RNAcentral holds the sequence, with entries from ENA. A computed fold for a 75-nucleotide RNA from Pseudomonas sp. Leaf58, annotated as transfer RNA. NCBI's taxonomy places the organism under Bacteria, Pseudomonadati, Pseudomonadota, Gammaproteobacteria, Pseudomonas.
RNA sequence: UCCGAGAUAGCUCAGCGGUAGAGCCGCGCACUGUUAAUGCGUUGGUCGCUGGUUCGAAUCCAGCUCUCGGAGCCA
Numbered sequence: 001u002c003c004g005a006g007a008u009a010g011c012u013c014a015g016c017g018g019u020a021g022a023g024c025c026g027c028g029c030a031c032u033g034u035u036a037a038u039g040c041g042u043u044g045g046u047c048g049c050u051g052g053u054u055c056g057a058a059u060c061c062a063g064c065u066c067u068c069g070g071a072g073c074c075a
Stems, first nucleotide, its partner, number of pairs: 001071007010024004018055001026042005048064005
């Protein structure tokens, strides 16, 4: 430098044009002599950044940043 994959809740990930979700964690309640476990409920998001397309974008397009993998270069 080139190619590919990825960036979504505190963590691990789903969601591929039409109200952003799950599990774990956290919080509250129930249960228990207490804790743990279990059950029920619940908080939490400028969807990496900037533009574009569209009635409507996490999703499509362009550029940029970062992470991972591969290729090339090393006269």